This is a predicted complex of two RNAs, RNase P RNA and transfer RNA, with 451 nucleotides together. Its mean pLDDT, the model's own confidence on a scale to 100, is 78.
[in-house]
């Protein structure tokens, strides 16, 4: 100098003017309004994919179902998150990635190709020890050559995503864990580690192929709903309850309460008044529930910052310090001037911890590789 | 705030691990038929299954993330 990896931080700046929301003080004070000061979006406020707080409902305990999670240990309020470690993969490296329990409990799946695809199989191929024939030979034995399947083999070829360990040496008719060494695999023992696991020794010639983001099995977790949760105050109308007032006259019936019929009187509607018609059976006061509406929940919280200590770390403990949006058609904006690297994604709605997704650019720190110079 | 569904050719729509470089109908193109058009008959084209990943030998189909569109529920009388 170039290329890269990891972690952290910022998110146009300054000034003036005019506004918006909250709050404190103060003034006019009847509701209410004015003035001044202070504060006023994010790293994702987003998607709503997980986890918790809070609130109401449910709940003795256990099980089933349904859903989720899944190497080990730790952190945490909790998690599917984070940290550290193990194993596997990628990268020269710093580092990065992994839904990473069980396929020797069961069921199931594997098209096409291929001989064979699940207690393996033999198309091409390889072989000729048995057998047969020929040669040499009197004959036997032996040797050589050839044939050779209803024989042997699985080394090589070919098919496939996958063909029942790999490499090498020996061995053999040819071959083969058939034998041996190393690697892989399984079992056992003891060692290190909390553990996942690692490594050592011995034994076993290899049984136990793949798929569980197929059913399933094992282990663990989960009660339901959500701030339109929930709480308080509380109109009008209707309906509920209580008290008071009114509840007439006549007839029939009944022992009585009461019922029926007729007459009279009343409220409401028909704009008002009268008549008529319809309808109701009362009128007044009070009480409680609930609706509209209002208030609350509503921001001091698993909070921020700094220091110290413990821990590899996530994180924890202690001390000090700070006050940091809270709307309800929903505030955080607009205009002007200057500057620069010309400004991305995007706007709180009960609150937190994560994950995921979106996104101009800039700064800082640690580290790696390459080139050059000293 | 909570829950659910859909996306496959111009349109509609089946398929839910291999049979599928994906059925079918309407539409489109060409040919036959007809004096011509339509109808009818025959042949053909047209889809990287919304996007990006994952699992698997193999994905339209399974898993995850994202995008777009749509639906339902939540008060009282």
């Nucleotide at each position: 100098g170039g290329a890269g990896u990891c972690g952290g931080c910022c998110a146009g700046g300054c000034a003036g003017c005019c506004g918006c929301u909250g709050u404190u003080u103060u003034c006019c004070u009847u509701c209410g309004g004015g003035a001044a000061g202070c504060a006023g979006a994010g790293g994702a406020a987003a998607g709503u994919c997980c986890g918790g707080g809070c609130u109401c409902c449910g709940c003795a305990g256990g099980g089933u179902a349904a859903g989720g999670c899944g190497c080990c240990a730790g952190g945490u309020a909790a998690c599917g998150c984070c940290u550290g470690g193990g194993g596997g993969g990628c990268g020269u490296g710093a580092g990065c990635c992994c839904a990473c329990g069980g396929a020797a409990a069961g069921u199931g799946c594997a098209a096409c190709a291929g001989a064979a695809a699940g207690c393996a199989a033999a198309c091409c191929g390889c072989c000729c020890a048995a057998g047969c024939g020929c040669g040499c030979g009197u004959g036997c034995a032996u040797c050589g050559c050839g044939c050779g399947a209803c024989g042997g083999c699985a080394a090589g070829g070919g098919u496939g995503a996958a063909a029942g360990g790999g490499u090498g040496c020996g061995g053999u008719a040819a071959g083969a864990g058939c034998g041996c060494a190393c690697c892989g695999c399984g079992c056992c023992a003891g060692c290190g580690g909390c553990a996942a696991c690692g490594g050592u020794g011995g034994c076993g010639g290899c049984a136990c192929g793949g798929c569980a983001a197929a059913c399933c099995c094992c282990g663990c977790c989960u009660g339901g709903a959500g701030c339109a949760a929930g709480g308080c105050c509380a109109a009008a109308u209707a309906g509920g309850g209580a008290a008071g007032c009114a509840c007439g006259c006549a007839g029939c019936u009944u022992c009585a309460c009461g019922g029926c019929u007729g007459c009279a009187a009343g409220g409401c509607g028909u704009g008002a008044c009268c008549c008529g018609c319809g309808u109701c059976a009362g009128c007044u006061u009070c009480c409680g529930g609930g609706u509209a509406g209002g208030c609350u929940g509503c921001u001091a919280g698993a909070g921020g910052u700094g220091c110290a200590c413990g821990g590899u770390g996530a994180c924890g403990u202690g001390c000090a310090u700070c006050g940091c949006a809270g709307a309800g058609g929903a505030a955080u904006g607009g205009c002007u001037g200057c500057c620069c690297a010309c400004g991305a994604c995007a706007g709180a709605a009960c609150c937190c911890g994560g994950c995921u997704u979106a996104a101009c650019g800039g700064c800082c720190g640690a580290c790696u590789c390459c080139c050059u110079c000293u | 705030g909570g829950g659910c569904c859909a996306u496959u050719a111009g349109c509609a729509a089946a398929g839910c691990g291999a049979c599928c470089c994906a059925a079918u109908g309407c539409g489109c193109u060409c040919c036959c038929c007809u004096g011509u058009c339509g109808a009818g008959g025959g042949a053909g084209a047209g889809a990287u299954c919304g996007u990006c990943c994952u699992u698997u030998u193999g994905a339209a189909u399974c898993c995850g993330a994202c995008a777009u569109g749509g639906c339902c529920c939540g008060c009282c009388a």